[in-house]
The RNA shown here (SAM riboswitch aptamer (S box leader)) has 118 nucleotides and comes from Oceanobacillus halophilus.
The coordinates come from a structure-prediction model, not an experiment, and the mean pLDDT is 78.
Its Rfam family is "SAM riboswitch aptamer (S box leader)". Rfam's curators write: The SAM riboswitch is found upstream of a number of genes which code for proteins involved in methionine or cysteine biosynthesis in Gram-positive bacteria.
Of the family's consensus pairs, 91% are formed in the model.

Order: sequence, then structure tokens, then C1' cells
RNA sequence: CUCUUAUCAAGAGCGGUGGAGGGAAUAGGCCCUGUGAAACCCGGCAACCUGAGGGCAAGAUAUUCUUGCUUUUCAUGGUGCUAAAUCCUACAGGUCAUUAAGAUCUGGAAGAUAAGAG
Repeated sequence: CUCUUAUCAAGAGCGGUGGAGGGAAUAGGCCCUGUGAAACCCGGCAACCUGAGGGCAAGAUAUUCUUGCUUUUCAUGGUGCUAAAUCCUACAGGUCAUUAAGAUCUGGAAGAUAAGAG
């Protein structure tokens, strides 16, 4: 970098360093920011993988062991995340309304993260 699968409306500091920008990209909106942005450190959140526990099923050399599925809790380790729905809309379709603008729902695209494969 490509492919596959899953998830993306919940959650997370009034700490330190730092100093001006930031919210993926393009466009349009709308926001955050010297009452300090990005970044880094610490803290925290979560539970994808891992580990521990419970339940179910199957198998075996059977007070046990192994494998698979599932669930709950924990959080040792690997990641991740820590304003706003992935901040919203861009494409297609449905419904409502309409002179029109528009509202709403579903799907797609793009993106993010995890696990696996190349």
C1' cells in the first nucleotide's frame, strides 16, 4: 500500500510542557482556539486482539483435558480513542411539504480503528 470482516449518536482531566493554529482530503457550511490550537508527557475512557472467570456444545486416554460457540466481569499485555454523529452536507432512492427553498429516513462513496490475509 491492497483485499476481507467488524464497529463508528455511548465514554474519557478545570494536569504539565508548548506556543498558533485546529476540526482527514476537495467544495460548501458550521464550529473549537491567547479563558490558550497542533504536538509531546502524565492521567483517563473503551474492550478490537491478548490474558483471567462463567455458560453451552462436541470429542477424548474422562472427579479431568482439548476444541468450538457464547456471555459477563476484570484490565496484565498489543493497539486505539480522549469538543460537536465519522461536526454536517456532497452520490442514489423513499416519505413529507412546496411556487420554491426545505425536512426526514435508507443505502452508497470516502474516512477512522481493530483483527486477519497478501